Transfer RNA from Secundilactobacillus malefermentans DSM 5705 = KCTC 3548, 76 nucleotides, folded computationally. Rfam family: tRNA. Rfam classes the family as a transfer RNA. The coordinates come from a structure-prediction model, not an experiment, and the mean pLDDT is 81. The sequence was found in a public genome assembly.

[in-house]
RNA sequence: GCCGGCUUAGCUCAGUUGGUAGAGCAUCGGUAUCGUAAACCGAGGGUCGGGGAUUCGAAUUCCUCAGCCGGCACCA
Numbered sequence: 001g002c003c004g005g006c007u008u009a010g011c012u013c014a015g016u017u018g019g020u021a022g023a024g025c026a027u028c029g030g031u032a033u034c035g036u037a038a039a040c041c042g043a044g045g046g047u048c049g050g051g052g053a054u055u056c057g058a059a060u061u062c063c064u065c066a067g068c069c070g071g072c073a074c075c076a
Stems, first nucleotide, its partner, number of pairs: 001072007010025004019056001027043005049065005
């Protein structure tokens, strides 16, 4: 340099045909216990990697840039 995949909550990941962004864990509060843990109930937490385009409407489609991973090429 070329090709492909990935980027969504603190972490690991879902998200169907474009139509209200979710789960588990973690965190916080509560129930319960002599107490702790487990368990159960609840709450908070999101520029959906950045920018642009299309559309009434974009995490989802298109363009571009960046980062990460893999393959190939180059390395006289």